[in-house]
Molecule: transfer RNA
Organism: Candidatus Omnitrophota bacterium
C1' cells in the first nucleotide's frame, strides 16, 4: 500500500434486506426478604448506535469519506 471484518449504556452482545418506545445478560442504585451479608424477587438510572457528510417522508440499518481495532496479502 491492497482486501475483508468489526465499532451499539461501565463490560459482553442482539437488532431478522429502512418504520413508531434501541433491547438482552452481567454490573450499578433503590426497595422487599435477612440479625447482617450473600442469594432471590420487584423497580429504576444509564445509549442520541465511532465521527462527518449524503440518499429518503423516515437511517443503528443504505451510500461516501475519516478515525480506531483485528485478520489476510504484498
Nucleotide at each position: 500500500g491492497g482486501g475483508c471484518g468489526g465499532u451499539u449504556g461501565g463490560c459482553g452482545c442482539a437488532g431478522u434486506u429502512g418504520g413508531u418506545u434501541a433491547g438482552c445478560g452481567c454490573g450499578u442504585c433503590a426497595c422487599g426478604u435477612u440479625g447482617a451479608c450473600a442469594u432471590c424477587g420487584u423497580g429504576a438510572a444509564g445509549g442520541u448506535c465511532a465521527c462527518a457528510g449524503g440518499u429518503u417522508c423516515g437511517a443503528a440499518u443504505c451510500c461516501u469519506g475519516u478515525a480506531c481495532c483485528g485478520c489476510c496479502c504484498a